[in-house]
Bacterial large signal recognition particle RNA from Lagierella massiliensis, 265 nucleotides, folded computationally. It matches the Rfam family "Bacterial large signal recognition particle RNA". It is annotated as a non-coding RNA gene. A source record names the gene ffs. Lineage of the source: Bacteria > Bacillati > Bacillota > Peptoniphilaceae > Lagierella. The model forms 94% of the base pairs in the Rfam consensus.

RNA sequence: ACGCACUAGACGGGGAACUAGCGAUGCCCUGAACCUGCAAUCGCUACAGCAGGGUCGAAUUCCCGGCCCCGGCUUUUUACAAAUUAAGUCAGCCAAAUGCAAGUGGUGUUGACAAGCGGGUCUUACGCAAUAGGAACCUAUGAACCUGGUCAGGUCGGGAACGAAGCAGCCAUAAGUAGUCUUUUCUAUGUGCCGUAAGGUCACCUACUUCGAGCUAACUACAUUUGUAACGUUAAGGUGUAAUUAGUCAAAGCCGGGUGUGCUA
Numbered sequence: 001a002c003g004c005a006c007u008a009g010a011c012g013g014g015g016a017a018c019u020a021g022c023g024a025u026g027c028c029c030u031g032a033a034c035c036u037g038c039a040a041u042c043g044c045u046a047c048a049g050c051a052g053g054g055u056c057g058a059a060u061u062c063c064c065g066g067c068c069c070c071g072g073c074u075u076u077u078u079a080c081a082a083a084u085u086a087a088g089u090c091a092g093c094c095a096a097a098u099g100c101a102a103g104u105g106g107u108g109u110u111g112a113c114a115a116g117c118g119g120g121u122c123u124u125a126c127g128c129a130a131u132a133g134g135a136a137c138c139u140a141u142g143a144a145c146c147u148g149g150u151c152a153g154g155u156c157g158g159g160a161a162c163g164a165a166g167c168a169g170c171c172a173u174a175a176g177u178a179g180u181c182u183u184u185u186c187u188a189u190g191u192g193c194c195g196u197a198a199g200g201u202c203a204c205c206u207a208c209u210u211c212g213a214g215c216u217a218a219c220u221a222c223a224u225u226u227g228u229a230a231c232g233u234u235a236a237g238g239u240g241u242a243a244u245u246a247g248u249c250a251a252a253g254c255c256g257g258g259u260g261u262g263c264u265a
Base pairs, nucleotide, nucleotide: 003263004262005261006260009056010055011054012030013029014028015027020045021044022043023042034053035052036051037050038049062258063257064256065255066254067253071249072248073247074246077243078242079241080240081239084236085235086234087233090232092231094227095226096225097224098223099222102220103219104218105216106215107214114210115209116208118206119205120204121203122199123198124197125196126195127194128192129191130189131188132187133186134185135184136183138179139178140177141176147172148171149170150169155164156163157162
């Protein structure tokens, strides 16, 4: 060194998640890899699936190192998207107030604004009227006896003349009841195109006088102030996507090195 028979070992691996950790199930990458049974109310414990069988076998296949790198994870920065939270101490949008008078409009020589003067609206008092209520007046009615007048009949006193009380009836009337609204009076008022007197004011309306061309601020523009977190804007911290920075694990591939026992010729 050749051949034969064995043995270690191999017959897929990796990432994130899960887990004390490992495996497995599910997801993803690589790319083609022995079979059977068991495993989600899971199995195991650092040589980390378990049990049984089969094949290859010291090298194309096993072990170690390096290169390259699919893919995953973490991280830096930026952009974008949707949402959340906050801000009016955000010049937007929207709303309110004030100012101005450039534009539109309204009004004005049939006289604006301003000034003067008078009246009204306002306050007080009084009057008148209206309305409502009460009272008086008026009308009617109104008492078995205890109101009045007249008192038939009857009664009483008296010798008589005559006198006295007096029921019913009739008349009248008191308190009361009802009515009229003619009149008088009192009280009150969410009453009045009412009157008189006094006061008050320039807020509104209005007559007149003077003056002689502006006045007004509805809309637009502009300026100031205020409100408003729906929209817009700004800010914040997260999420997602894309790019990027720095790490980390890393399949497949490539390169280099290493690897045992017995026997025969």